[in-house]
Context: one part of a larger RNA
RNA sequence: GGCCACUGCUAUCGGGCUCCGACUAAGCCAUGCGAGUCAAGGGGCCCUUCGGGGCACCGGCGCACGGCUCAGUAACACGUGGCCAACCUACCCUCGGGUGGGGGAUAACCUCGGGAAACUGAGGCUAAUCCCCCAUAGGGGAUAGGAUCUGGAAGGCCCUGUCCCCGAAAGCUACGGCGCCCGAGGAUGGGGCUGCGGCCCAUCAGGUUGUAGGUGGGGUAAAGGCCCACCUAGCCUACGACGGGUACGGGCCCUGUGAGGGGGAGCCCGGAGAUGGACCCUGAGACACGGGUCCAGGCCCUACGGGGCGCAGCAGGCGCGAAAAUUGAGCAAUGCGCGAAAGCGCGACUCAGGGAGCCCGAGUGCCCCUCGCUAUGCGGGGGGCUUUUCCCGAGUCUAAAAAGCUCGGGGAAUAAGGGCUGGGCAAGACGGGUGCCAGCCGCCGCGGUAAUACCCGCAGCUCGAGUGGUGGCC
Numbered sequence: 001g002g003c004c005a006c007u008g009c010u011a012u013c014g015g016g017c018u019c020c021g022a023c024u025a026a027g028c029c030a031u032g033c034g035a036g037u038c039a040a041g042g043g044g045c046c047c048u049u050c051g052g053g054g055c056a057c058c059g060g061c062g063c064a065c066g067g068c069u070c071a072g073u074a075a076c077a078c079g080u081g082g083c084c085a086a087c088c089u090a091c092c093c094u095c096g097g098g099u100g101g102g103g104g105a106u107a108a109c110c111u112c113g114g115g116a117a118a119c120u121g122a123g124g125c126u127a128a129u130c131c132c133c134c135a136u137a138g139g140g141g142a143u144a145g146g147a148u149c150u151g152g153a154a155g156g157c158c159c160u161g162u163c164c165c166c167g168a169a170a171g172c173u174a175c176g177g178c179g180c181c182c183g184a185g186g187a188u189g190g191g192g193c194u195g196c197g198g199c200c201c202a203u204c205a206g207g208u209u210g211u212a213g214g215u216g217g218g219g220u221a222a223a224g225g226c227c228c229a230c231c232u233a234g235c236c237u238a239c240g241a242c243g244g245g246u247a248c249g250g251g252c253c254c255u256g257u258g259a260g261g262g263g264g265a266g267c268c269c270g271g272a273g274a275u276g277g278a279c280c281c282u283g284a285g286a287c288a289c290g291g292g293u294c295c296a297g298g299c300c301c302u303a304c305g306g307g308g309c310g311c312a313g314c315a316g317g318c319g320c321g322a323a324a325a326u327u328g329a330g331c332a333a334u335g336c337g338c339g340a341a342a343g344c345g346c347g348a349c350u351c352a353g354g355g356a357g358c359c360c361g362a363g364u365g366c367c368c369c370u371c372g373c374u375a376u377g378c379g380g381g382g383g384g385c386u387u388u389u390c391c392c393g394a395g396u397c398u399a400a401a402a403a404g405c406u407c408g409g410g411g412a413a414u415a416a417g418g419g420c421u422g423g424g425c426a427a428g429a430c431g432g433g434u435g436c437c438a439g440c441c442g443c444c445g446c447g448g449u450a451a452u453a454c455c456c457g458c459a460g461c462u463c464g465a466g467u468g469g470u471g472g473c474c
């Protein structure tokens, strides 16, 4: 000097930004909102102006995205480069082929119950793009054979024969279309393996029994000691194993001429978590923040039989703290989900409110005459000019406003402080007070009766809507 946080005094206006409960308590939470949509899949109920509209229910897609946080993690978590001859991918795109036959259940609804509630039981009816069976297509595996291709390497791909296993489809229509099934390819997203890279401690030196490898199996979309049975006795380590401490990683950010040092909450990419743990269903995808089950701890309701909850989503509250905002508006834009579409939903988002967070810009007036004074200036009086801001009005802007922008009217009107003045260090050898007291002080040092150093006044210096202090980094 720059940057970050808090803080004292002071404060006019506008614009911009990846700013604002990260640091401490990944502590606890009242209340509201934060994920729906499709009526052109289906049966029903209600209303109807007969055009249509509404309502749950079954069904489909979505709810694995988006949003929050940084606790854990020293790890293939991340970054970067490679590999999968060991893999998956709903919706989307391209190409080829197909959509035949049959059966069944159940919600809504009706009837009857149980319960304080949360909810829940029995009987009866019914539909589908719900469920099942058969067929064909198709797929997979084994085996024998064949010519080629890719490649470092065929166990891959292609064709033929035989055998075995699995085994598709759905309709709607305002007749334009929208769908459904199988196979192949693509795209997108993911899974796995791996070389290298990035903290401290050796006052951590030995560590390890699913440990290291093999055979066979289980499991998975998939390789694997991932898991299991048996067999072998290995495996890692001063190029730092193992242990301990600390820590999400990167792009980036701060500082510095640079080398380097420091940071990495916010915006973006990746990871992880959702009160602490464990497990699971559904599904293309989760072991799932606003799904389920159990244990633990906490809280709530209860008719005591039994139930319910999880803000590290947006607001908001308590607590903690030096420390951090409104229980606002809107789906108009961007984007996402659903829908043929119209559209609907979205505390994502876009706006608004609060904050001296940061950056940028502007102003707090200008001219003349005159009088006074400590006199190139300040103050009083008079005259004139300008109008950023301010007040009023209109238009524009806006989802609606406000702000902003443009125009008109009014009026110098509405707007300056903080720190310092012994040296370093720019500005007092001024006045008064105090008297090693009260106090000042980053450091040196001032104060014990003439204090340029304390307190007050005046004067001055310096920054200026800021200016000082404290803590941290370079």
Base pairs, nucleotide, nucleotide: 001474002473003472004471005470006469007468008467009466012362013361014360015359016358017357019355020354021320027318028317029316031315032314033313036061037060038059041058042057044055045054046053047052068273069272070271078197079196080195081194082193083192084191087190088189092186093185094184095183096182097181098180100134101133102132103131104130109124110123111122112121113120114119138166139165140164141163142162143161144160145159146158149156171178172177199245200244201243206236207235208234211233212232213231214230215229216228217227218226248270249269250268251267252263253262254261255260275296276295277294278293279292280291298309299308300307301306326352328351329350330349334348335346336345337344338343365385366384367383368382369381370380371379372378373377390410391409392408393407394406395405396404417463418462419461420460421459422444423443428458430457431456432455433454439446440445

The part of an RNA shown here (small-subunit ribosomal RNA, 5' domain) has 474 nucleotides and comes from an uncultured archaeon. The RNAcentral record of the full RNA draws on ENA, Greengenes and SILVA. Its mean pLDDT, the model's own confidence on a scale to 100, is 84.